[in-house]
């Protein structure tokens, strides 16, 4: 100076819930507020999970029911790219 690790230090982010807003839901966005994160910074390419507006089925004709992501999830893994600090 690289990787791996992750004892200190110097910060960071922000669950779960409260309220406004946006959506058809799932959710997100701001604010509050901490359950936790060494990548709990980014990216939906992979697998996984959420919803089901739209569309098919399908009828008992219910404002039921199943199937479906081009919607959401990065704080489910996994991959890619980036990064502070420095013991053993």
């Nucleotide at each position: 100076c690289u990787a791996c690790u992750g004892a200190a230090a110097a910060g960071g982010c922000a669950a779960a819930c409260c309220u406004a807003u946006u959506g058809a839901a799932a959710a997100a966005u701001a604010g509050g507020g901490a359950c936790g994160c060494a990548a709990a910074a980014u990216u939906a390419c992979c697998g996984g999970u959420c919803u089901a507006a739209g569309g098919a089925a399908g009828c008992a004709a219910g404002u039921a029911u199943u199937c479906u992501a081009a919607g959401a999830c990065a704080g489910c893994g996994g991959a890619a790219u980036u990064a502070c600090c420095a013991a053993a």
The prediction has a mean pLDDT of 85. c-di-GMP-I riboswitch aptamer from an uncultured Gammaproteobacteria bacterium, 88 nucleotides, folded computationally. Its Rfam family is "c-di-GMP-I riboswitch aptamer". Rfam describes the family as follows. GEMM was predicted in a large-scale screen for bacterial structured RNA regulatory elements.